[in-house]
RNA sequence: GCCGACGUAGCUCAGCUGGUAGAGCAACGCACUCGUAAUGCGUAGGUCGGUGGUUCGAGUCCACUCGUCGGCA
Numbered sequence: 001g002c003c004g005a006c007g008u009a010g011c012u013c014a015g016c017u018g019g020u021a022g023a024g025c026a027a028c029g030c031a032c033u034c035g036u037a038a039u040g041c042g043u044a045g046g047u048c049g050g051u052g053g054u055u056c057g058a059g060u061c062c063a064c065u066c067g068u069c070g071g072c073a
Base pairs, nucleotide, nucleotide: 001072002071003070004069005068006067007066010025011024012023013022019056027043028042029041030040031039049065050064051063052062053061
């Protein structure tokens, strides 16, 4: 330099044919316990890497760009 994959909650990842962003773990609160852990119930946490475009509507489609990983040279 060329090609490909990935980027969504603190972490690991879903998200279908474009139609109100989710799960597990972690955190916090409550219950249980002499107390802790475990367990049960609940709560909070997101400008979906960035900018622009298409559309009534974009995590999803398009362009550019940044980052990570892999392949070729």

Predicted 3D model of a 73-nucleotide RNA (transfer RNA) from Modicisalibacter coralii. Taxonomically the source falls in Modicisalibacter (Bacteria, Pseudomonadati, Oceanospirillales, Halomonadaceae). Rfam family: tRNA. The family's RNA type in Rfam is transfer RNA. Its mean pLDDT, the model's own confidence on a scale to 100, is 82.